RNA sequence: AACCGAAAAGGCAAACCCGUCGUAAGGCGGGGGCGCAAAGCCACAGGCUCCGAUGCUAUAUCGGAGAGCCAGGCCGCCGAGU
Numbered sequence: 001a002a003c004c005g006a007a008a009a010g011g012c013a014a015a016c017c018c019g020u021c022g023u024a025a026g027g028c029g030g031g032g033g034c035g036c037a038a039a040g041c042c043a044c045a046g047g048c049u050c051c052g053a054u055g056c057u058a059u060a061u062c063g064g065a066g067a068g069c070c071a072g073g074c075c076g077c078c079g080a081g082u
Base pairs, nucleotide, nucleotide: 002082003081004079005078011036012035016031017030018029019028020027021026034068040074041073042072046070047069048066049065050064051063052062053061054060
């Protein structure tokens, strides 16, 4: 340095519940803890998924949501081990 993910410290925080904002998907705060070695950061989201409106069957157009689905960019803790 690359790989890998045993251990420990620390970190994050799914479902669900409460509050709040939103037509909705969903966001934010608190509780919670399924999991996570990038579940850190980035992005008017490349693929994909979801919601709303229009349209009325072409699966289109417009607007929105998701980064804890996959891919991408940047950075990074520990060290049983290779």